[in-house]
């Protein structure tokens, strides 16, 4: 230097889901609360819709649709994520759930209101551009 394999958690990933302070506490953790940040819902004029009300309707989310099949399921399209600086391209791998409102909601300033969880372990120095660090002169 090259190839292969494994490991790594004070690191990284999905996600809005993080930071600070205070109280309880010997400390940490945890619980509760405050504030900031981030995210969601409701809600005028104007605009839109003028028609669809059980064939209910709507919301969070990438998580919808089509075809075959009795179903499990298979394939495809659209959508989403990862491959360890960022962006674009290439290649590869993976996901396409779940839950909620309760007959009701288009957009929407002011305003009102809610959440701030849970889960996981990838690592192609492929090409281009950019940024950064180190070393040498």
């Nucleotide at each position: 230097g090259c190839g292969c394999u494994g490991a790594u958690a004070u690191c990284u990933c999905c996600g809005a889901a993080u930071a600070u302070c205070a109280u309880u506490u010997u400390c940490c953790a945890a619980a509760u609360g405050a504030c900031a940040g981030c995210g969601g819902g409701g809600g005028a004029c104007c605009c839109g819709a003028u028609u669809u009300u059980u064939u209910g309707g709507g919301g969070u989310g990438a998580a919808u649709c089509c075809u075959g099949g009795a179903a499990u399921u298979a394939g495809g399209a659209a959508g989403g994520g990862c491959a360890a600086c960022u962006u674009g391209g290439g290649u590869g791998c993976c996901c396409u759930a779940a839950c909620c409102c309760g007959u009701c909601a288009g957009c929407u300033a002011a305003c009102c209101u809610c959440g701030u969880a849970g889960g996981a372990g990838u690592a192609c120095u492929c090409c281009a551009a950019g940024c950064g660090u180190g070393u040498g002169g």

Predicted 3D model of a 137-nucleotide RNA (c-di-AMP riboswitch aptamer (ydaO/yuaA leader)) from an uncultured Clostridia bacterium. Model confidence (mean pLDDT): 80 of 100.